[in-house]
RNA sequence: AAUCGAAAAUGGCAAACCCGCCGAAAGACGGAGACGCAAAGUCAUGGAUCUUAUGCCCGUCCACCGGACAGGCAAGACAGCCAGACCGCCGAU
Numbered sequence: 001a002a003u004c005g006a007a008a009a010u011g012g013c014a015a016a017c018c019c020g021c022c023g024a025a026a027g028a029c030g031g032a033g034a035c036g037c038a039a040a041g042u043c044a045u046g047g048a049u050c051u052u053a054u055g056c057c058c059g060u061c062c063a064c065c066g067g068a069c070a071g072g073c074a075a076g077a078c079a080g081c082c083a084g085a086c087c088g089c090c091g092a093u
Stems, first nucleotide, its partner, number of pairs: 002093004012037002018031003022027001035080001041086003045083003049077002055073003059069004
């Protein structure tokens, strides 16, 4: 340096449920809790997925300085969906 994670050591993270809190929501954060994880460390660049308050597109209705509703679109979310980028512990070859 590359590949790998069989055995081992030091440690680490923490799904669901529950509580608090922020948000329109998806979801985030804190507590509690462990299903799992060798990158379950960091980054939304591409794809997938989730969400639609506001905004935009489009349609219908009311019947109009406008309002109501259906559908669609991320700019929102997700790194514990798949790629990609960066960085890293221990060990084996």
Molecule: c-di-GMP-I riboswitch aptamer
Organism: uncultured Chloroflexota bacterium